[in-house]
RNA sequence: GGCCCCAUCGUCUAGCGGCUAGGACAUCGCCCUUUCACGGCGAAAACCGGGGUUCGAUUCCCCGUGGGGUCA
Numbered sequence: 001g002g003c004c005c006c007a008u009c010g011u012c013u014a015g016c017g018g019c020u021a022g023g024a025c026a027u028c029g030c031c032c033u034u035u036c037a038c039g040g041c042g043a044a045a046a047c048c049g050g051g052g053u054u055c056g057a058u059u060c061c062c063c064g065u066g067g068g069g070u071c072a
Base pairs, nucleotide, nucleotide: 001071002070003069004068005067006066007065010025011024012023013022018055027043028042029041030040031039048064049063050062051061052060
């Protein structure tokens, strides 16, 4: 340098055109407990950046950025 794959809450991930963007762990609050832990209930928290297509983009296309693989 060419080609291929990936990028979503703090972490791991689901979603693949119309979702309140879901779950687990972690965090915070309340309950439970003599207390802690466990358990129960609840809360906060995310679509890598810029364009394009579309009535509508996390999802499709292009260009970047970062990561991984492969060939040289």
Molecule: transfer RNA
Organism: Minisyncoccota bacterium